About this RNA
A computed fold for a 254-nucleotide part of an RNA from a Pseudomonadota bacterium, annotated as large-subunit ribosomal RNA, domain VI. The coordinates come from a structure-prediction model, not an experiment, and the mean pLDDT is 87. RNAcentral holds the full RNA, with entries from ENA.
[in-house]
Context: one part of a larger RNA
RNA sequence: CGCAGGAGAUUUGACGGGUUCAGUCCCUAGUACGAGAGGACCGGGAUUGACAUACCACUGGUAUACCUGUUGUUCUGUCAAGUGCAUAGCAGGGUAGCUAAGUAUGGAAAGGAUAAGCGCUGAAAGCAUCUAAGCGCCAAGCCCCUCCGAAGAUUAAAUCUCCCUAUCAGGGUCGUGGAAGACUACCACGUUGAUAGGCCGGGUGUGGAAGUGUGGUAACACAUGGAGCUGACCGGUACUAAUUACCCGACAGG
Numbered sequence: 001c002g003c004a005g006g007a008g009a010u011u012u013g014a015c016g017g018g019u020u021c022a023g024u025c026c027c028u029a030g031u032a033c034g035a036g037a038g039g040a041c042c043g044g045g046a047u048u049g050a051c052a053u054a055c056c057a058c059u060g061g062u063a064u065a066c067c068u069g070u071u072g073u074u075c076u077g078u079c080a081a082g083u084g085c086a087u088a089g090c091a092g093g094g095u096a097g098c099u100a101a102g103u104a105u106g107g108a109a110a111g112g113a114u115a116a117g118c119g120c121u122g123a124a125a126g127c128a129u130c131u132a133a134g135c136g137c138c139a140a141g142c143c144c145c146u147c148c149g150a151a152g153a154u155u156a157a158a159u160c161u162c163c164c165u166a167u168c169a170g171g172g173u174c175g176u177g178g179a180a181g182a183c184u185a186c187c188a189c190g191u192u193g194a195u196a197g198g199c200c201g202g203g204u205g206u207g208g209a210a211g212u213g214u215g216g217u218a219a220c221a222c223a224u225g226g227a228g229c230u231g232a233c234c235g236g237u238a239c240u241a242a243u244u245a246c247c248c249g250a251c252a253g254g
Stems, first nucleotide, its partner, number of pairs: 001152001005163007015149004021049007033038001051106005059100004066093005071086003075082002111143002117137004164253001170248004174190005195241003198237005205229002211224005
C1' cells in the first nucleotide's frame, strides 16, 4: 500500500514445513520344528541408545553492582574501620537469568491407493494361464493421520461485536517498562495507576557485622547475636517518574 466505509476480537485452512530411527531383555515357549544340536513365526510387555522439542522443580555449571577470607600498595591526619589499583588482585561460596551433564515429552495406532511379489476367477487357445474383462493380499516407501506456520489464498475467506455530522469506535505520537527485542515490531501500564525505581515485609545467599564488654603480655578468642550485609526473586505500598497535550481516523459506504 492492497483486501471499495472505519475498527476490535475469534476462527477456517488452500498451501508450505517438521517428524518418520534402531537395539536389548522377558512372556507366549524350551512350545511349533528337529534324531539331536539347536530353536521360532504370530502376539503381548519392559527397557535402552542416538536424535528432536520444551523447560529450570531436582542435580550441577555460570553468575565483572551478592556475602566472606586474604596478599601488596595508595588514600580517608592517626588507631580502628574502610576505599582505589593489582586479570573480578587472588581465593571460598552463591540468588535471579541463561544453561546441560539435569528434567519432561516425541517418533504410537489406525486407514487409503500401490511397488516387487503372492493369489482368485478366467478366456483368447475345449487344456493351461494372476490378466486380456473382473476381483483380492502385500512395504520402513506414497497419501492420510500427528505437530508447526498459514487469507498478499490479489480467488485477499468466515463469524461475532462496535462506530459514523466536526468528530465517534479505534489507533498513533509521547512517557514508565518487559521472562519481547539488533532497530522496528510485540506485550503490560500511563493517576479511574502497582509499569519501573524507591521504601517496607519476605525469600535466597553468605556465615557470625560494627561498636562495646570480658579473657589473654600479645596474636586472638568469647559474649552481645544465626549477627550484619544481601543484584536480578515473591508480595505490599503512590514517595518519585508515567503531566498537559497533539495527530490520524468521517459524512452510511464506487